Predicted 3D model of a 401-nucleotide RNA (Bacterial RNase P class A) from an Anaerolineales bacterium. Its Rfam family is "Bacterial RNase P class A". Rfam classes the family as a ribozyme. A source record names the gene rnpB. Its mean pLDDT, the model's own confidence on a scale to 100, is 78. The source organism's lineage runs through Bacteria, Bacillati, Chloroflexota, Anaerolineae and Anaerolineales.
RNA sequence: CAAGUCGGCCGGGCGAUUGCGUCGCCGGGACAGGGCCUGUCCCUGCCCUGGCGCCGAGGAAAGUCCGCGCUCCACAGAGCACGGCGCCGGGUAACGCCCGGAGCGGGGCGACCUGCUGGAAAAGGGCCACAGAGAAGCAGAGUGCUCCCUCACCUCACUCCUCUCCCACUGGGAGAGGGGAUGGGAUGAGGGAGCGAGAGUGAAAAGGCGGUGUAAGAGACCACCGGCGUCCGCAGCAAUGCGGGCGGCCAGGCAUCCCCCGCCGGGAGCAAGGUCAAACAGAGUCGAGAUGCGGCUCGCAUCGUUUGAGACUCGGGUAGGCUGCUAGAGCCUGGCAGUAAUGUCAGGCCGAGAGAGAUGAUCGCCUAAAACAGAACGCGGCUUACGGGCCGACUUGGACA
Numbered sequence: 001c002a003a004g005u006c007g008g009c010c011g012g013g014c015g016a017u018u019g020c021g022u023c024g025c026c027g028g029g030a031c032a033g034g035g036c037c038u039g040u041c042c043c044u045g046c047c048c049u050g051g052c053g054c055c056g057a058g059g060a061a062a063g064u065c066c067g068c069g070c071u072c073c074a075c076a077g078a079g080c081a082c083g084g085c086g087c088c089g090g091g092u093a094a095c096g097c098c099c100g101g102a103g104c105g106g107g108g109c110g111a112c113c114u115g116c117u118g119g120a121a122a123a124g125g126g127c128c129a130c131a132g133a134g135a136a137g138c139a140g141a142g143u144g145c146u147c148c149c150u151c152a153c154c155u156c157a158c159u160c161c162u163c164u165c166c167c168a169c170u171g172g173g174a175g176a177g178g179g180g181a182u183g184g185g186a187u188g189a190g191g192g193a194g195c196g197a198g199a200g201u202g203a204a205a206a207g208g209c210g211g212u213g214u215a216a217g218a219g220a221c222c223a224c225c226g227g228c229g230u231c232c233g234c235a236g237c238a239a240u241g242c243g244g245g246c247g248g249c250c251a252g253g254c255a256u257c258c259c260c261c262g263c264c265g266g267g268a269g270c271a272a273g274g275u276c277a278a279a280c281a282g283a284g285u286c287g288a289g290a291u292g293c294g295g296c297u298c299g300c301a302u303c304g305u306u307u308g309a310g311a312c313u314c315g316g317g318u319a320g321g322c323u324g325c326u327a328g329a330g331c332c333u334g335g336c337a338g339u340a341a342u343g344u345c346a347g348g349c350c351g352a353g354a355g356a357g358a359u360g361a362u363c364g365c366c367u368a369a370a371a372c373a374g375a376a377c378g379c380g381g382c383u384u385a386c387g388g389g390c391c392g393a394c395u396u397g398g399a400c401a
Stems, first nucleotide, its partner, number of pairs: 001397010012366007020056002023053007031045005036039001058372001062383002065381005070269004082265005087101005102117006118260002124258002126254003143198001144195009154185004158180010207225002210222003226250002228247008273323004282314005289303005330349008
C1' cells in the first nucleotide's frame, strides 16, 4: 500500500428567517367565584392572546418475540394437568439475553465465521422413505462359499469282449474299437444341510485389520486398533481432558414423535388503576306552593297539595376534569475488583411527557446533506431496516529500509 476479519462509536454541523409543544416569568382581554376599604379595587380559578427564557425523538422510538418493574383481580398447603427452557461455570431484578469455557461437526491459506449439545442396552412405546433377500434385540440369505445325496456328461485307473500287428509260443506284449455293476477326479442340473467371509442394495447391513481355526466360515478364539461399561490415578469449581487396569460387552439412527429427568411459570394489562364529580334516573327528610304574563302590586292561566310542586341530603358512579406520567435496575467522567459480561466507590448532571396528540419549513456555507425511520407507563434484551463516516486490534499478500 492492497484485500480482508473482529470490536467500539457517530447518525449531519454552523448561521439567518419563520413556525409548533410542555414548563417558568412579565403583560392585555373575556368569564366565574370570593373579600371589604364599594373601587376604572384586590385575590383565586379557567379560557383566549402578546413578549421573553429553558428544554424538546431514536439507534433502532419499529416488530411486539422474550424477561421484568408497576397496577388491579385471584390465591391455606401439597399434588396433577398444561406450557416453556435444557452441555458447564459466571453475570443479572430477571430472561429463551450476555460473558468465559467444554465436546462433536461444517467453511476459510488465515484473522475468524458458523451449526448442534439432558436421557436412545442397563424406564417404556413408536418410526426409519426409496432401493434391497434382510432396517433392529436370537436381523437377513437373492448372488456366493462348503459338505452330503441323486442324475447327466467327460476323463484316469481297473476289468471283460472283438480285431490288427510283433516276439516265435501250453504263452507274452503293443495298438484300435466297444461294454461294465467298481474306485478317483473335473463340469453341469436338482434336492438337503451348514455359513455369513466376498459381491450387491442403501444415509445406515449389527466393529476394523491380521492370524488361529474350520468342510466352508464366523469375537468362535488370539494380538493390535476403535467403541462401550466399570474401577482407579492426575488436572479442572464443573462440563471435560490425559493416563492406566479389568470385562469379548460390540450395543445403529430419530426425543423438533410420545415419553422420562431437572428447573421455571397464577391471570389481565396505563383503555391497568386512583381520585373529584355534572345531567338524567333512584332513595331519604322536610314539605305547600312553583312557573309564565319584560320591573312591582293585584289579577288570570298552567302544574301541584291521596297521584307530592319545590328545597335539602345520600349512595353508586356515566359524561368530563385531575392523577398515574417520567429522578430512573438513569446518564457522564475517573478509580478499584474481574480474562470478560459485570459489580462497586467518588464527583458531576437532569436530557420530551402530549391527550386529536409538539419537535417543522426556507435560504446560505461545509466537494454532496441525501439512509432507515417518529416517543404515548417505564426498563433490560433479541430480531429486523439503514446512505455515509470515524477509531482500535488482528490476518494474508506485496514494496521499501